[in-house]
RNA sequence: UAACUUAAGAGUUUGAUUAUGGCUCAGAACGAACGCUGGCGGCAUGCUUAACACAUGCAAGUCGAACGAAGUCUUCGGACUUAGUGGCGCACGGGUGAGUAACAUGUGGGAAUUUACCUAAAGGUUCGGAAUAACUACGGGAAACUGUAGCUAAUACCGGAUGUGUCUGCAAAGAGAAAGAUUUAUCGCCUUUAGAUGAGCCCGCACUAGAUUAGUUUGUUGGUGAGGUAAGAGCUCCACCAAGACUACGAUCUAUAGCUGAUUUGAGAGGAUGAUCAGCCACACUGGGACUGAGACACGGCCCAGACUCCUACGGGAGGCAGCAGUGGGGAAUAUUGGACAAUGGGGGCAACCCUGAUCCAGCAAUGCCGCGUGAGUGAAGAAGGCCCUCGGGUUGUAAAACUCUUUCAUCAGUGAAGAUAAUGACGUUAACUGAAGAAGAAGCUCCGGCUAACUCCGUGCCAGCAGCCGCGGUAAUACGGAGGGGGCUAGCGUUGUUCGGAAUUACUGGGCGUAAAGCGUAUGUAGGCGGAUCAAAAAGUUAGAUGUGAAAUCCCUGGGCUCAACCCAGGAACUGCAUUUAAAACUAAUGAUCUAGAAUUUGGUAGAGGAUAGUAGAAUUUCCAGUGUAGAGGUGAAAUUCGUAGAUAUUGGAAAGAAUACCAGUGGCGAAGGCGACUAUCUGGGCCAUUUUUGACGCUGAGAUACGAAAGCGUGGGUAGCGAACAGGAUUAGAUACCCUGGUAGUCCACGCAGUAAACGAUGAGUGCUAGUCGCUGGGUCAUUAGACUCGGUGUCGCAGCUAACGCAUUAAGCACUCCGCCUGGGAAGUACGGUCGCAAGAUUAAAACUCAAAUAAAUUGACGGGGGCCCGCACAAGCGGUGGAGCAUGUGGUUUAAUUCGAAGCAACGCGAAGAACCUUACCAGUCCUUGACAUGGUGUGUUUGAAUUAUAGUAUUUUAAUUCUUCAGUUCGGCUGGCACACACACAGGUGCUGCAUGGCUGUCGUCAGCUCGUGUCGUGAGAUGUUGGGUUAAGUCCCGCAACGAGCGCAACCCUCAUUUUUAGUUGCCAUCAGGUUAAGCUGGGCACUCUAAAAAAACUGCCGGUGAUAAGCUGGAGGAAGGCGGGGAUGACGUCAAGUCCUCAUGGCCCUUAUGGGCUGGGCUACACACGUGCUACAAUGGUGGUGACAGUGAGAAGCUAUUUCGUAAGAAAAAGCAAAUCUCCAAAAGCCAUCUCAGUUCAGAUUGGACUCUGCAACUCGAGUCCAUGAAGUUGGAAUCGCUAGUAAUCGUAGAUCAGCAUGCUACGGUGAAUACGUUCUCGGGCCUUGUACACACCGCCCGUCACGCCAUGGGAGUUGGUUUUACCUUAAGCCGGUGCGCUAACCGCAAGGAAGUAGCCGUCCACGGUAGGGUCAGCGACUGGGGCGAAGUCGUAACAAGGUAGCCGUAGGGGAACCUGCGGCUGGAUCACCUCCUUU
Repeated sequence: UAACUUAAGAGUUUGAUUAUGGCUCAGAACGAACGCUGGCGGCAUGCUUAACACAUGCAAGUCGAACGAAGUCUUCGGACUUAGUGGCGCACGGGUGAGUAACAUGUGGGAAUUUACCUAAAGGUUCGGAAUAACUACGGGAAACUGUAGCUAAUACCGGAUGUGUCUGCAAAGAGAAAGAUUUAUCGCCUUUAGAUGAGCCCGCACUAGAUUAGUUUGUUGGUGAGGUAAGAGCUCCACCAAGACUACGAUCUAUAGCUGAUUUGAGAGGAUGAUCAGCCACACUGGGACUGAGACACGGCCCAGACUCCUACGGGAGGCAGCAGUGGGGAAUAUUGGACAAUGGGGGCAACCCUGAUCCAGCAAUGCCGCGUGAGUGAAGAAGGCCCUCGGGUUGUAAAACUCUUUCAUCAGUGAAGAUAAUGACGUUAACUGAAGAAGAAGCUCCGGCUAACUCCGUGCCAGCAGCCGCGGUAAUACGGAGGGGGCUAGCGUUGUUCGGAAUUACUGGGCGUAAAGCGUAUGUAGGCGGAUCAAAAAGUUAGAUGUGAAAUCCCUGGGCUCAACCCAGGAACUGCAUUUAAAACUAAUGAUCUAGAAUUUGGUAGAGGAUAGUAGAAUUUCCAGUGUAGAGGUGAAAUUCGUAGAUAUUGGAAAGAAUACCAGUGGCGAAGGCGACUAUCUGGGCCAUUUUUGACGCUGAGAUACGAAAGCGUGGGUAGCGAACAGGAUUAGAUACCCUGGUAGUCCACGCAGUAAACGAUGAGUGCUAGUCGCUGGGUCAUUAGACUCGGUGUCGCAGCUAACGCAUUAAGCACUCCGCCUGGGAAGUACGGUCGCAAGAUUAAAACUCAAAUAAAUUGACGGGGGCCCGCACAAGCGGUGGAGCAUGUGGUUUAAUUCGAAGCAACGCGAAGAACCUUACCAGUCCUUGACAUGGUGUGUUUGAAUUAUAGUAUUUUAAUUCUUCAGUUCGGCUGGCACACACACAGGUGCUGCAUGGCUGUCGUCAGCUCGUGUCGUGAGAUGUUGGGUUAAGUCCCGCAACGAGCGCAACCCUCAUUUUUAGUUGCCAUCAGGUUAAGCUGGGCACUCUAAAAAAACUGCCGGUGAUAAGCUGGAGGAAGGCGGGGAUGACGUCAAGUCCUCAUGGCCCUUAUGGGCUGGGCUACACACGUGCUACAAUGGUGGUGACAGUGAGAAGCUAUUUCGUAAGAAAAAGCAAAUCUCCAAAAGCCAUCUCAGUUCAGAUUGGACUCUGCAACUCGAGUCCAUGAAGUUGGAAUCGCUAGUAAUCGUAGAUCAGCAUGCUACGGUGAAUACGUUCUCGGGCCUUGUACACACCGCCCGUCACGCCAUGGGAGUUGGUUUUACCUUAAGCCGGUGCGCUAACCGCAAGGAAGUAGCCGUCCACGGUAGGGUCAGCGACUGGGGCGAAGUCGUAACAAGGUAGCCGUAGGGGAACCUGCGGCUGGAUCACCUCCUUU
């Protein structure tokens, strides 16, 4: 500042992160369709499919002022109608997009043309002639139509004249026109010129995809001549000549497609599209052809061929909606067989006028855009109803009702334009205006898990279903279905389809290639691209101005018109383009001249496994010969196959052969890469350094191309010692087509060919310049010459800036720039198929698609794991002691059985566990039986006061039922059936459930583990997940402490604080104690007394590496010692971090949801939980002499006691019984301790062991049958120390011995406590198990009980091959040739002219020829369909076989190649690290 204002992201790979990368969504648009719904108007739009077939009507006629004739009317003046001749038009307008990849279109130019009607100008318009339709007559035919003869006119046809101008020709000369009508105004006609308009032709540029289409072309390319056209031209094989022309800047071929203005999207650049409107082109049933004409090879003309339809008298004819309506068909899908020429335009005509499905209107369709309405105000009892609810309420909701208003639209009535210049209005019941009535006639669709605005209840229960992506649904679904509520849009809403956007996801703007997809194996080099310095001139690119053009419409701006808007109108801007022209001269290109810094060259040196050929050498291996020598050798984890008494292995000597070259040897050297390693000779390539010389940009890169190119492999011929695919055997193994072993063929070697690939790797293309250094190695040189410094080239390490997703790279770049080439675009299918090229083959190279998934991938992080590593700990191992596993019994479990054997617990961490105690009860189970507001709680109504006890009878197994008798008659009281209680009856809410879900939960518990860990704040580092702290060096039982350190602090854990035991003191002194004093008996703290001691129970003290030595770093600490009751945590206990195991428990309790409700609830009797072929766990008792038996009789501690412990006495062999003190306990009782000691037994199935069984008893208890414990007598089983395996324990511990308690009427070998006696061993951390820390690898994260590969079997899907078969298309050769143009002939025929005539000129039917559509024959190419059978691929539920890969994945893996094998795979050869671990070497950093 008129025409400038413009750029958004999200979801999804992971445990989490950052990248890479795809998929998906939000936006806009549409000629749309579908589902649900639907009031009005305006403006637009409406077969995208079958260029499929079409009934019917209409879409091009007009002129009597060109002509004759016929007819009608007549006022006789004439007027009118028309079939025909003639003129103009029918080549416009309208439709469609099949074909066309092309000068078709777009744009800008050009010259060799034509143009009816129109305009302007010049000139002319004269004299003649012969026919013919109509018509008449006679015919043919079903029809369409048509024949013969005769008559006639013209603005129809023909000839002559003239000829300004015109044409041909160098010129001379020649050729060549006309038409009249009439009312006298005009309209016509002819020639020529100019214009305008339209058309034809040529050229530059632009214009889809495919190279799995690479060569194409013979009128092809050019020339001369000829013909031809309106016109240039190979336009025309017409003749001749030449051999060219196009093509990698993509020819030819194939596929697809009308092109454009524009439309749509986008910030733009771009992308997609080419409906309506406008310009151009092409086509008109399919193919061919010409005629007429100014113009056509002609949509509503002609001829021929073909297909189809129709008529037919079968002889023959007719037709072409991709015009407007309309029909059938196709389809997801697209309208009326309407009105009018009123307007705009077109044709004819002098005109009136006629024609016009062009056009203008109307009809149908929410198909789109735009506008309007479906009411407005007040209105809280926050109504009712619905929904939710914690039951209080909330919400729908001022929403409704009610009251007060208004009338847009629609309806009814009336008035009534503009479109129309004089007339003429289809639209038109027009628009608009006025009036009337009445809130009256007018709201839906979709969504509500995230993306994405919007939430609850019920139903369902991986079902039904949803889904754009992620995903939701397996009993508490905001995700399915319904409802309530809410969000969004609104006469529409949603879905589907398509396009652009987002997508920087093809990257010009604007991407990448070390590891994610992506650098050709390497070099040489063609085309091409790019290219050093100076000067000159020119102006191709470039820049600026001007001119022309870029149709209109559209977009944009400013105004204006419909009430607004959509829509329309005017003016402008713009159309970023193309062409011409004028300038400029910096840069690039081109031209000319010059230069030396790039490059090459000369000279002098120099290092080297660079290459090729020939020869030589020694060590070793194997074989052979000979000697010595004897029984083994060899091989392995261990073995065996194998060799050896026919003499091996070993050893000595000799010989032969082939292959490879120890040490030197090195992130050393050389080479383009592959690669190259003994020595010598010859030939030869390249590099580097120094210093001169020469050339003068000669350079860089490099599509195609060419050369080289490990190993394996192939061909031919040699060679073959060792090694060694295949193969054979032996092992291993569940198997072992493997790993290991013994053999062993191709091959490995040589020569000549082929092949052309590798993890051909630095996973890093080549070249040039610039950008800190440090320390090595290597080849030259300079200065100093002792070290060393500098410089050029190569090769390594670390590191700055910078880059990178990170890892990392870092003057040898993956940094900063430039040039050129190659390559990538989600994973799989697949480096596969088909096709091509190459190859003897193997195969190489080039290289897809269908289908399928929502991921695949890279780097790094935290964990977890490893048949990875390091350090450390633990009764983890080891060293020891004692057990278990064998026997009998007890007890628990599994299994089995059963009517029931209730239920739970399941590796450690279930199994003497819940259960600290199942005869009934418990009890949950089974059988039978009874009750139904219930055994238990709360509430209502009514009745009653119903209490307690006893006896008898009744039915029953019993609970219980019924009846009778006797005694007694609930509590309080205000004295009222008033209150409470109780009982009964009734009705309902409800009770009840050891029913289910511990995977809905709370609480509690186990376990890792009393392991030393788990975290946070701030700071710092990292894009981030995260890291640091917490790692490191020491140390500890300990993340205990110290030191160091980008960390500094803190919390939960550890430790300590708590309890207990060990020492002492103080206080206190009964029920405890008794040293001293006294009494007292004998037996006794029994008594007085005392509190010293023991003890009791309260308070204190004490232990802290405090002290000393050593060591360590002057630390933390460790070690030794002293003292001490105790010494380095003094012993023991309680105490259990963050978390893990969906660990355990709904049967302790609590609790959500579900389920049962005369039963899954409640009561009772009996049974069961106690079964018994068997298996396992935990224990007891033993197997004996460290013992049994008998005797003796000393010493504890903890505890318990009233429905109890029970002294004492008596009885009994005993269990126990009968009496009977004391004690609610430091008082009494249980209470006796036992191992000990003494004697005896003397190695036996015993004087061991005690199971089992018989008999007799005791106790508890309503009750010991199923099913208790104990006693006595008798009986006297297995068992003689326990296989593989396995458990506990490190000191007052193991072992051994007894004691007490809880539960409990009774019942313990179990459990929990208590004390007595009282050991052995620990070198040590290699191994087993578990744990902690650090580190490493990982394809795991449900975390190795992980992940995951391939065959096989089954189902589905797409696809390759395939004998063939069907069809399309294209092409070659030949045949046939319609119509037709052209050429020839034309003895048949002929009005115009010439001629008296004959005849001529001219023409023509016919015939012949060239060309040619359709068609035919034969052969190719190509595309598509089907196809028995067959190949691999993908996807599927929990199939089968193995376990190839990921950790050192249990043989490191992978690449190439070859062979083998059910399969993953195995093996050989060469290569790579994208291999763990250990060792060595080299290098670097710091001090």

Predicted 3D model of a 1487-nucleotide RNA (small-subunit ribosomal RNA) from an uncultured Alphaproteobacteria bacterium.
Model confidence (mean pLDDT): 84 of 100.
Its Rfam family is "Bacterial small subunit ribosomal RNA". Its family is annotated with ribosome and structural constituent of ribosome in the Gene Ontology.